[in-house]
RNA sequence: CCGUGCUGGAUGGGGCGCUGGCGGUGCCCUGUACCUGCAACCCGCCAUAGCAGGAUCGAUCGCCCUCUUGAGGCCGUUUCCGGCACCGGCACGGCACCUGUGCGCAGCGUUGAAGGCCGGGUCCUAUGCAACGGAGUGGUGUGAACCUGGUCAGGCCCGAAAGGGAGCAGCCAUAAGCACCGGUCUCCGGGUGCCGUAGGGUUGCCUGGCUGGAGCCGGCGGUGGGUGUCGGUCGAUGUCGGGGCGGUCGAUGGGGGGCUGCACGG
Numbered sequence: 001c002c003g004u005g006c007u008g009g010a011u012g013g014g015g016c017g018c019u020g021g022c023g024g025u026g027c028c029c030u031g032u033a034c035c036u037g038c039a040a041c042c043c044g045c046c047a048u049a050g051c052a053g054g055a056u057c058g059a060u061c062g063c064c065c066u067c068u069u070g071a072g073g074c075c076g077u078u079u080c081c082g083g084c085a086c087c088g089g090c091a092c093g094g095c096a097c098c099u100g101u102g103c104g105c106a107g108c109g110u111u112g113a114a115g116g117c118c119g120g121g122u123c124c125u126a127u128g129c130a131a132c133g134g135a136g137u138g139g140u141g142u143g144a145a146c147c148u149g150g151u152c153a154g155g156c157c158c159g160a161a162a163g164g165g166a167g168c169a170g171c172c173a174u175a176a177g178c179a180c181c182g183g184u185c186u187c188c189g190g191g192u193g194c195c196g197u198a199g200g201g202u203u204g205c206c207u208g209g210c211u212g213g214a215g216c217c218g219g220c221g222g223u224g225g226g227u228g229u230c231g232g233u234c235g236a237u238g239u240c241g242g243g244g245c246g247g248u249c250g251a252u253g254g255g256g257g258g259c260u261g262c263a264c265g266g
Stems, first nucleotide, its partner, number of pairs: 001266006009057003012030005020046005034054005062259007072249007080242006087235004092231010103221003107216002115211008123200006129193002132189005138181005148173004156165003
């Protein structure tokens, strides 16, 4: 120096959480780096700190020191930034509504405003009238097998006969009823009425007259006030997220350095 066979060792690491402490299962960050069983009101251990079983690589595998880089987590702090919730404030803004004003517009007004006075209608009650509707009276028609009337053929009854009697059908007339007409009259009714009378009422609306002699109006806009709501802004509190500062742990990557076993054979 080469070959063969062994063994040490390696087959991930970190943060949080949990724990007396260590590791695991759990969550997270890195990264690719065996398998099976156990395991969060937990599982296994004890500073040599998972337990049990199995597999692979194989002393340039692997280990140590140091410098640098720094994912990410955790803790503390902060008069930093932002979101949300809630409370309070602002002589801020929009919208909606109420109200005052009567500045502008519009409308009405000397063919007469506001105001004042008188009257009427609408409204209510009573009453009358008219119309309408219904019922009735009335007229016409129809209308009773028998229990309505008149006349009663036939037939029946009485009589010696003459004649008489009751009486069905038919005919005539009618009762109750039914239908039509609808001029007069009577009664009843009421979401009928450019109708009359009286009384009531006079808030509102319509209307007529007298007086009066220039305004009225509050529809739209403006403007003052109020209320509500939405927004803006300011502040306090809470919470969440981000940032700053400090601390702590820290994977990965990179640089440098050091160590690296045993046996046999050639």
Predicted 3D model of a 266-nucleotide RNA (Bacterial large signal recognition particle RNA) from a Planctomycetota bacterium.
The gene name in the source record is ffs.
NCBI's taxonomy places the organism under Bacteria, Pseudomonadati, Planctomycetota.
Rfam family: Bacterial large signal recognition particle RNA. Rfam's curators write: The signal recognition particle (SRP) is a universally conserved ribonucleoprotein involved in the co-translational targeting of proteins to membranes.